[in-house]
RNA sequence: GCGUAGGAUAGACCGGGGAGGUAGGCGUUCCCUGUAACCAGAAAUCGCCGAUAUGCUGGGGUCGAAACCAAGAGGCGAUGUAACGAGCAUUUGUUGAUCCAUGUGUUGACGAUGAAACCUCGUCCUUUGGGAUCAGAGGUGAUGAUUGUGUAUGGCCGGAGGGCUAUACGCGCAUCUUAGUUGCGGGGACCGGGUGAGGCACGGAAGUGAGCAGCCUUACCGCAAACUGCUGGUGCUCAUUGGGUUAGCGGGGUCAAGGAUGCAUGUGGGUAGUCAAUAGAUGAAACGUGCAGCCACUCUUUGGUGUUCCUGCGC
Repeated sequence: GCGUAGGAUAGACCGGGGAGGUAGGCGUUCCCUGUAACCAGAAAUCGCCGAUAUGCUGGGGUCGAAACCAAGAGGCGAUGUAACGAGCAUUUGUUGAUCCAUGUGUUGACGAUGAAACCUCGUCCUUUGGGAUCAGAGGUGAUGAUUGUGUAUGGCCGGAGGGCUAUACGCGCAUCUUAGUUGCGGGGACCGGGUGAGGCACGGAAGUGAGCAGCCUUACCGCAAACUGCUGGUGCUCAUUGGGUUAGCGGGGUCAAGGAUGCAUGUGGGUAGUCAAUAGAUGAAACGUGCAGCCACUCUUUGGUGUUCCUGCGC
């Protein structure tokens, strides 16, 4: 000095990458791909950093001069690109179909209880006048007798209560008229009417009077029905005036035997829209191939860094 066995130390390994995010580098997130092979804690308005950035804090295991790095080749994968292919959207053109006319073939609803064709009327719109129906609105006017009654204002009589009488107006009654009536219910402490127990007033008495409650009635209110020379509406109807009558549907008439429609095919025309085929243009997207840089992982008889200290044995 070399080799070998054992020990020590520096140290190495216990994963790496793409996307996202960031001015930028890592981590936490998502994804890809490895190993025989770690654990715990916090972290997206976040944690640690600065091109010497390829996490921070705290533990552990294996190996140990072991190893690490670079370069090249292959290459999973995500990203980018949009050349080719496929698909999508919009758009332009061409051809055909759909459309119109007509010929041929076929089908044959319907048809002598009358097809097609032709004529005519209605269905539609408009003018005017009735009806129906619905809703609303409405409640007549006149005369008469004073025998009734109320109110107001007078005259006369009586000792009081009161009696007689005149005028005006109203209510009631009777008759006539009107479409202008009927039924039911409610209905005012007093200031409408009738009646009016009890009580009250006047009076010697007879009697007269005012009158509460109650009852009857009335003004008035509500509901229902009928009626109307009133007002309006209408998925209705009759008549009337003018218009329309391309097409559809219906009534009638003329004529007398066919015939609507569908399908196939030919010819001519049209082509706004729609559909199919085809050619092009534009756009978006990124499925396959290609291309670009990155890259887990694998390989290399390539290069670089490192190869220290102690002891035994062998040469």